[in-house]
RNA sequence: CUUUGCUCAGAGCAAACCACGGGAAACCGUGGGGCGCAGAGCUGUGGGACUAAAGGAGAUCAGGACAGCGGUCCUUUCUCCCAUGUCAGCCAGGCCGCCAGA
Numbered sequence: 001c002u003u004u005g006c007u008c009a010g011a012g013c014a015a016a017c018c019a020c021g022g023g024a025a026a027c028c029g030u031g032g033g034g035c036g037c038a039g040a041g042c043u044g045u046g047g048g049a050c051u052a053a054a055g056g057a058g059a060u061c062a063g064g065a066c067a068g069c070g071g072u073c074c075u076u077u078c079u080c081c082c083a084u085g086u087c088a089g090c091c092a093g094g095c096c097g098c099c100a101g102a
Stems, first nucleotide, its partner, number of pairs: 002102004012037002017032006035089001041095003045092003048087003055081005062075005
């Protein structure tokens, strides 16, 4: 340097769940916990997954405004679309790295 994780050592991380906090949510942070992990270290670049606040479309009981009998708009509620949100413990890519074997 390459490759492998069968073996050795010392460590490390922490799923579900619970508490508190943040967030519209997905989810995240801290503490407990420990299913697992040889990159379960970092990184949203590509794919994938999750969410849908804002925005858009449609429907709509009721109320309101404008208007003046044709209606238009706003609020409420519901459905659909949508990432600019989230996931690195889904798969690739990039960066850095421990021990041991060959």

This is a predicted structure of a 102-nucleotide RNA (c-di-GMP-I riboswitch aptamer) from a bacterium. It was read from a public genome assembly, where an Rfam model found it.